RNA sequence: CUACGCAAAAGGCAAACCGUCGGCGACGGCGGGACGCAAAGUCACCGGUCUGGAUGAUCCAGAUAGCGGGACCGCCGGA
Numbered sequence: 001c002u003a004c005g006c007a008a009a010a011g012g013c014a015a016a017c018c019g020u021c022g023g024c025g026a027c028g029g030c031g032g033g034a035c036g037c038a039a040a041g042u043c044a045c046c047g048g049u050c051u052g053g054a055u056g057a058u059c060c061a062g063a064u065a066g067c068g069g070g071a072c073c074g075c076c077g078g079a
Base pairs, nucleotide, nucleotide: 002079004077005076012037013036017032018031019030020029021028022027035066041072042071043070045069046068047067048064049063050062051061052060053059054058
């Protein structure tokens, strides 16, 4: 540097649900909680899904990175 994650170790994240706060909403923050995760770290660039508004087609503004692809960065391990 590259691909990989059978075994080990150190640690990490945290679904549903509950509380609280924000948002019209999708959903998000914080606390509790663990279904899972080797990128469940970061980015809405492409596709998907979802929300709000307008519409004849469709468009506009958003959400989701734990739906897939892509980009960037990173821990441990053996090869």
This is a predicted structure of a 79-nucleotide RNA (c-di-GMP-I riboswitch aptamer) from a Rhodospirillaceae bacterium. Its Rfam family is "c-di-GMP-I riboswitch aptamer". Gene Ontology term of the family: cyclic-di-GMP binding. The sequence was found by an Rfam model in a public genome assembly.